A computed fold for a 104-nucleotide RNA from Neomoorella humiferrea, annotated as SAM riboswitch aptamer (S box leader). The sequence is in RNAcentral, with records from Rfam. The source organism's lineage runs through Bacteria, Clostridia, Neomoorellales, Neomoorellaceae and Neomoorella. Its mean pLDDT, the model's own confidence on a scale to 100, is 82.
[in-house]
RNA sequence: GGCUUAUCGCGCGAGGUGGAGGGAGUGCCCCGAUGAAACCCGGCAACCCCGGCAUUUAACCGGAAGGUGCCAGGUGCUGCAGGAAACAUCUGGGAAGAUAAGUU
Numbered sequence: 001g002g003c004u005u006a007u008c009g010c011g012c013g014a015g016g017u018g019g020a021g022g023g024a025g026u027g028c029c030c031c032g033a034u035g036a037a038a039c040c041c042g043g044c045a046a047c048c049c050c051g052g053c054a055u056u057u058a059a060c061c062g063g064a065a066g067g068u069g070c071c072a073g074g075u076g077c078u079g080c081a082g083g084a085a086a087c088a089u090c091u092g093g094g095a096a097g098a099u100a101a102g103u104u
Base pairs, nucleotide, nucleotide: 001104002103003102004101005100006099007098008097013041015040016039017038021031022030023029027077028076042071043070044069047067048066049063050062051061052060075096080093082091083090084089
């Protein structure tokens, strides 16, 4: 990298270093010198994990030492095809993407 499965309305810093970029990509719309990315510290959550737990993996409850992840906005909205609506707009589905676990 490919494939499979699950999840994607919740939660998460008035800290340090750093200096101009960032929000995947399209079109938008935003964030940023009242300080972006990145790194450190801190935190959140609970996928793996640990315990209850014994019977087949399950479900449920609790935990957070370890492996990830996350810490503006619904995955910021949208892109494809529908439905509703006079317009604005609203609404389920899909694609794409992200994360975890497994597999090749």